A computed fold for a 1377-nucleotide RNA from an uncultured bacterium, annotated as small-subunit ribosomal RNA. Its Rfam family is "Bacterial small subunit ribosomal RNA".
[in-house]
RNA sequence: GAUGAACGCUAGCGAAGUGCCUAACACAUGCAAGUCGAACAAUCUUCGGAUUAGUGGCAAACGGGCGAGUAACACGUGCAUAACAUGCCCUGGAGAGGGGGACAACAACUGAAAGGUUGCUAAUCCCGCAUACGUUCCGCAAGGAAGAAAGAUUUAUCGCUCUAGGAGUGGUGCGCGGACCACCAGUUAGUUGGCAGGGUAAAAGCCUACCAAGACUAUGACGGAUAGCCGGCCUGAGAGGGUGACCGGCCGCAAUGGGACUGAGACACGGCCCAUACCCCUACGGGGGGCAGCAGUGGGGAAUCUUGCGCAAUGGACGAAAGUCUGACGCAGCGACUUCGCGUGAAGGAUGAAGCCUUAAGGGGUGUAAACUUCUUUUCUGGGGGAAGACGAAUGACGGUACCUCAGGAAUAAGAGACGGCUAACUACGUGCCAGCAGCCGCGGUAAUACGUAGGUCUCGAGCGUUAUCCGGAGUUACUGGGCGUAAAGAGUCCGUAGCCGGUGAAUUAAGUCUACUUUCAAAGACCAGAGCUCAACUUUGGAAAGGGGGUAGAUACUGAUAAACUAGAGGCAAAUAGAGGUUAGUAGAAUUUCCAGUGGAGGGGUGGAAUCCGUUGAUAUUGGAAGGAAUGCCAAAAGCGAAAGCAGCUAACUAUAUUUGAACUGACGGUAAAGGACGAAAGCAUGGGUAGCAAACAGGAUUAGAUACCCUGGUAGUCCAUGCUGUAAACGAUCCUCGCUAGAUGUCUAUCGCAAGAUAGGUGUCGUAAGUUAACACGUUAAGCGAGGCGCCUGGGGAGUAUAGUCGCAAGACCGAAACUCAAAGGGAUAGGCGGGGGAACACACAAGCGGUGGAUUGCCUCGAUUAAUUGGAUAAUAAGCCAAGAAUCUUACCUGGGCUUGACAUCCUUAGAAUUCUUUAGAGAUGAAGAAGUGCCUAGCUUGCUAGGAGCUAAGAGACAGGUGCUGCAUGGCCGUCGUCAGCUCGUGCCGCAAGGUGUCCGGUUAAGUCCGGGAACGAGCGCAACCCUUAUUGUUAGUUAGAAUGUCUAACAAGACUGCUGUCGCAAGGCAGAGGAAGGAGGGGAUAACGUCAGGUCAUUAUGGCCCUUAUGCCCAGGGCGUCAGAGGCAAUACAAUGGGUGGUACAGAGGGAAGCAAUACUGAGAGGAGGAGCAAAACCCGAAAGCCAUCCCAAGUGCGGAUUGUAGUCUGGAAUUCGACUAUAUGAAGUUGGAAUCGCUAGUAAUGGUGAAUCAGCCAUGUCACCGUGAAUAUGUCCCUGUUCCUUGCACUCACCGCCCGUCACACCAUGGGAGUCAAGGCUCUUUGAAGAUACGCCAAGCGUAUUGAGGAGGGAAUUGGUAACUGGGGUG
Repeated sequence: GAUGAACGCUAGCGAAGUGCCUAACACAUGCAAGUCGAACAAUCUUCGGAUUAGUGGCAAACGGGCGAGUAACACGUGCAUAACAUGCCCUGGAGAGGGGGACAACAACUGAAAGGUUGCUAAUCCCGCAUACGUUCCGCAAGGAAGAAAGAUUUAUCGCUCUAGGAGUGGUGCGCGGACCACCAGUUAGUUGGCAGGGUAAAAGCCUACCAAGACUAUGACGGAUAGCCGGCCUGAGAGGGUGACCGGCCGCAAUGGGACUGAGACACGGCCCAUACCCCUACGGGGGGCAGCAGUGGGGAAUCUUGCGCAAUGGACGAAAGUCUGACGCAGCGACUUCGCGUGAAGGAUGAAGCCUUAAGGGGUGUAAACUUCUUUUCUGGGGGAAGACGAAUGACGGUACCUCAGGAAUAAGAGACGGCUAACUACGUGCCAGCAGCCGCGGUAAUACGUAGGUCUCGAGCGUUAUCCGGAGUUACUGGGCGUAAAGAGUCCGUAGCCGGUGAAUUAAGUCUACUUUCAAAGACCAGAGCUCAACUUUGGAAAGGGGGUAGAUACUGAUAAACUAGAGGCAAAUAGAGGUUAGUAGAAUUUCCAGUGGAGGGGUGGAAUCCGUUGAUAUUGGAAGGAAUGCCAAAAGCGAAAGCAGCUAACUAUAUUUGAACUGACGGUAAAGGACGAAAGCAUGGGUAGCAAACAGGAUUAGAUACCCUGGUAGUCCAUGCUGUAAACGAUCCUCGCUAGAUGUCUAUCGCAAGAUAGGUGUCGUAAGUUAACACGUUAAGCGAGGCGCCUGGGGAGUAUAGUCGCAAGACCGAAACUCAAAGGGAUAGGCGGGGGAACACACAAGCGGUGGAUUGCCUCGAUUAAUUGGAUAAUAAGCCAAGAAUCUUACCUGGGCUUGACAUCCUUAGAAUUCUUUAGAGAUGAAGAAGUGCCUAGCUUGCUAGGAGCUAAGAGACAGGUGCUGCAUGGCCGUCGUCAGCUCGUGCCGCAAGGUGUCCGGUUAAGUCCGGGAACGAGCGCAACCCUUAUUGUUAGUUAGAAUGUCUAACAAGACUGCUGUCGCAAGGCAGAGGAAGGAGGGGAUAACGUCAGGUCAUUAUGGCCCUUAUGCCCAGGGCGUCAGAGGCAAUACAAUGGGUGGUACAGAGGGAAGCAAUACUGAGAGGAGGAGCAAAACCCGAAAGCCAUCCCAAGUGCGGAUUGUAGUCUGGAAUUCGACUAUAUGAAGUUGGAAUCGCUAGUAAUGGUGAAUCAGCCAUGUCACCGUGAAUAUGUCCCUGUUCCUUGCACUCACCGCCCGUCACACCAUGGGAGUCAAGGCUCUUUGAAGAUACGCCAAGCGUAUUGAGGAGGGAAUUGGUAACUGGGGUG
C1' cells in the first nucleotide's frame, strides 16, 4: 500500500458498487421454460367464434448456478482441418405425382396411487410406390445404381423436399507456454508401430484379429501431494512476487456411480433407465424426490442479505401477429463491507468569565474556545408542483422518486486511536517487579513523559483502531543484483562420459541476432483526450504505445552450421639432465633384546622423591660367540620427487613423470567436468605367517581428598609381511581446475648460454605502503589483484550430521539427509580494559635478616549474640569494633514507665490587656497550679498638666496562618570524610594513522623516589598530578631583647647565609651513576602540611543544609524515676603480669612541652594516707603544677615466692542537690589466674624499635589502662630478591566487560513441551484375485418384433500384497524452566 474480510468503540445523509472464502452439508414452501388453434382430432357455440388436457411442430443443449474433480491439448497463444458437422437466418437452382397405416385424447373395465388392459379416430404423425438439374456410390470413361416432399388459410403469404454457396456456431489435431517432491528412477502388453476390418460427422489402437518388439525417461518418464485455467487484480522504480472474489472468455460438474434415447446440437441441473446412500407417501401390493436456479430454512462457522416489486426498459423462447412466458434482467429492501461526495454552522467577540488542570504561588493552559451580538439554511420538518427514461398508437415496477419552490428554526448530527524511541504529540496524581503494558528494543522494585486516571496535545475523521493474509522495505535465493582463507560455504586427490565453453585468416549459408512491412493477441480493465449524472466515485465516446505469437522481405559484424586452409594452444620426435616417484629381488653395518661361555662380587634399575621390579640359584658392569625381528645414524637443507595420501641404508631389474635445448612432424586434436571409475594416512575387520623394540586393554607401585589419569615397573592385541575389506582425518595453504594480464628486492634447486659478473626457463621460500583487493586480519606474478571458461558448495543459531527411507559394508560404520519444537541471537575480525598457577622490567617492612608483640591468664573498654518495659541510634573484609563518644550518676538522652501541655520549649504576623520585674504562703515526686504583696519605667506627639494616643523591648490571654520532629530514604542530594595512594599516573589542542571503535603523543634505549630527565621516533605543544614554592628541625651570622642573663656564650624572636652533583676522579653521546674532598649538613639532610582523573550506588539525612514521603491533643513539648552499666558465650583493642637485665627499702641526678581565675596554688601546720586547714604568688619566659627509668647502697635466692596483683570484707577521703542501681581515691586485711602462651598473625630500617616517665583537651567528679602531644635511655638487622602479599610499565592469550568472587560443561532430581522406535490396533484411497452382476451396448439364434444365450458392464460380497495416516503399554534421545 491492498482486502469478498472479521472483531472492538462510535455513528447524520446521499450516490455508485459489493455481500457463504467454512459443509460440492441436508433441504420445508413458493416461483425459476414454455409457446403455437394460421398443423390435428375433441368439447362448447349466439355458427361469428371460443377453450385447451391430448396428438403434432419448435424451444427446452440457451439463459442462470457452482468449482468437487482435473497437472490434462484442461487453459493461454499461434497454426492446421485436402480429416469434419451445422436447426433456425440470408442468397441461388430444382421440385411437391399417387397410395397405405397406426397411436393418444375419448369410452369401458381395473388399481390406494402411479398406472394398466380392451375398443374408436384425425393430422404439417408414420410407411411404401413414382420422379431426380444438381447429391451419394461403382467405374479410367461412357454409363449404371440409390435416395424426397405437407400442407394451412384465402389469393397473397407462411410453410414442405432435394441441392449449392454464405454468415454465425461447433467438433478434432498439432507447435510453444505457465506449479511442488528424486527421501518417487525406472515405466509400459492395446503398451509402440504395421496390415486388414469395424466404427464415427470426422483423422486416429478409437475398437478387433494378425504380425513385429517396440515406445517413454536425469531436457525428469512413472509415482505422490496440491490446484479449475485465462483476460485481469494487489504490490513493486523495474525485473519480479502474490492472487484468480465481483465483470468477461474457456473448461468441468448437477445427491453418488454407470448408461444410453431423442435431436442440428446432450450422453442433457428443473428429461429417461439402472444401482447405491438418504428422505417422503402407502390400502404394504407398490410408488415419488434431488435449490452448486431466485428468495428462504437448519447446520457448520470469526463471518456474508428480502420466502420484495415488475416484465416499463434490455435480451431470450414460441407465434403470421396480437400476445404469452422469462427469480435472465430492470428496480426496491438489509449491511459504514468498499469507494466517492456533503454536513454537524458562519462572521464578530477579553491582557482572556466560570469550571477543570498545573505552578517556582507571581502566574500559565484549555482559549475566540464559551457566553453574548449579527447572519445563513446545505441538511432536517411541514406544504405545493413534479419529470426524462417511450423510438411508433398504447404501455413506467422504480415513484409522488430525482428535481423545483414556499415556510420554520442553529435548529436534528463527533468520535476513535495515540503521545519512551522507531513516530507527529507531555504534564500531574495513583500504583510500587504489584496491578499491568508490549509490533521490536523494552517499561514497572516510592519522584514511571512506557502501567491506571485526569488535564493538555497529535493524527485521522463518520469513522477510528485491532486481528488475519499478500507484496514492499529484504541486494535476506542476488536474471537485473550475493557469496565460499578466518563469518555458512572448495568435494581428500586424479581420470573421464554427457553437457557447457573454445585459437588465426578467408569462403558459403542465414538457424541465433538485427531492421522494415503485415496479421493476431475478444470486449471490459490500465493509459491519454473528451462527454453525461449539480461535483466526484461511476458511466460513456474516441485514440494510442510497449511487449508476445505467426508470416513476408532484407542486413551479415558477432555466435552457429558446411567444406577447405594455417601454426602461436595441445600433442609427437631427437639430444641431455635431476630426483627419498613406484614395484620386485638381493645385500650391509650400528643399536636394542634374548641365549651360551668367561671375568667379577652387591647391588642394579627407576624418580621431583620413592616403591613395585631384577639380583648371592651371581644381577648391573665388562669380554667373546650365537639367534632373531624391526628401523635405516652422519650426509640432511627454507632441499628434492609425486595427483593427493605419501616417499630416505646400499645394489640390480622392470616402470612412470618432469624440465631444458633443438626443430625440417600432426594441424585445434583443447579446457572443465554431473553420472561413473581409480587411488586414498592412521586406526579397525577377515585369513595365514611373524613378533626384537615399542605399546591401547590389563596388573602392580607411587601421587592424591579421591586418581578408573599424568610418573614408574611389567604387559596382550596391534605395530611388520602376504591377500582381501573399510573409504574416513584440523585428508589444511582451513585457499577447486585451466588460461591471459599487472612494480620490485633477496635466498635456494634443476637446466641452457657465458671466462666472469650475470641472463633466460622451470620449480621452491622470504620480504614488501608498486598498483590493486579485503569487514578487518591480511593477500600481493606460488593473489585473497584485473579478466575468461567450467564444476562443487552456502543461505540465522540450536535440534543435527540426529531420525526415517534408500544404497554400500563381515562388522564397526560410511554416503545421502529432514521435520516438529525452541531462541533473538549464534558468528568473524579488530579496539579499550580487566584477568592469567603467560613472559620481560621495576618497586614497597612484601619477603628475607633482625627486635618486640598479638593468639594462652586476669582486668578495662568496644562489638556480636542473648536478655529486657527500655537495654536509643549509627559504623560491619581490607576501608566496623579505646569508632561517632575530647568524659552516660541527674543533665547529656535520642530509649522505657508514669504524670502533664496543645499556636505549643523556639521564629514571624494580628487583636486585646499589662511596664519589665521581684517577693511571700501553700498543694504536688516534679512539671505545674492556687492565693497574696511590691512595682508603674524608656522614646515621641497632643493638650485640659495628668491624662490620652502612638512606638521600642518584655509579659499574659485569644484566633489562625504556622511552629516542631535525633521520624523514613546516604540507593533522590549538597558538603565533608575513608580507601586504592604520596601510587605515578590521568588527560587535552592541533597534526598524522585507521571505514570505525580507537591509536599516536604517553612508545623504544638509558636514568630517576617520580610520565624525573636525556637521546631517538609523526609528532609538536599544553593541562591536572611529581618536584619546587609553605611550616618545623639540624649549623652559622646580623639585629633586637624582659620576665632570661654579671659578661662572651646559652636562650627567645625577627631577618639573612648555607647544599647546587658546585669541585676532583671515573663510567656514560647525554641525563645521570659511583668514589672522594671540603662542610654543621651530600646527593629529596630529617619530619610535616599538601592527595591528579577516577574506583568502591564505600560512610554520614543523628553535626549542619536539603528534594520527596510521613506525624500534627502527637512520631511535637515539659517533668520524675529507670535504662544506655543487664550476662551462659564469641570476637577486637589495650593495661598488668608471669619475675633476679627483677621486686622491696633508703639516698641521689638530669627534661621537654603544656595548663592555670567559679583557676593553678607555694612555704610553714595537721593526718598513717587519700586529704584537711590556710592562703604567699600568679591572667604567667616572672607565680604554681615535686619527672621516672638511671646512679649509689642494702634485703630477697628460684619458690606460685618478699613475683603477680584480680576478687572480696572493714574503715575512710573528695566531688556533687544526690554516689543504691552507677564515681574516683586512701588505709588495712584477703592474695584468683598466670612459670612466656597451638594453628595462625601484627608492628618496626635510627634518635627508629624497645623502654621510662610528663602534659593537655573533654571535665563538678570520673569509670583514661583511651586519644593527642612531650622529652629521657636507646638497639639489632637488611646495600638482597620477586618465593609470599600487593603496586607500576611493556608485551602476549582470552569464549571475561557485574570484568576470574568472571564465564561455563555434563550427570542426577522435579515440572512441562514436541518428537523417533514400538507388541499391536484402527482407517483411507488406489492395485490385484475369486465370486455375483442391474440398465444399456455388441454379437448370435436365416430377416423384423419379442424372447433366449454369450461377451462387456456400474455396483455388491470375500481374500491378498503393498502405500499413507491416526492411535498405543513401554522405551530412546531432544528442548525449556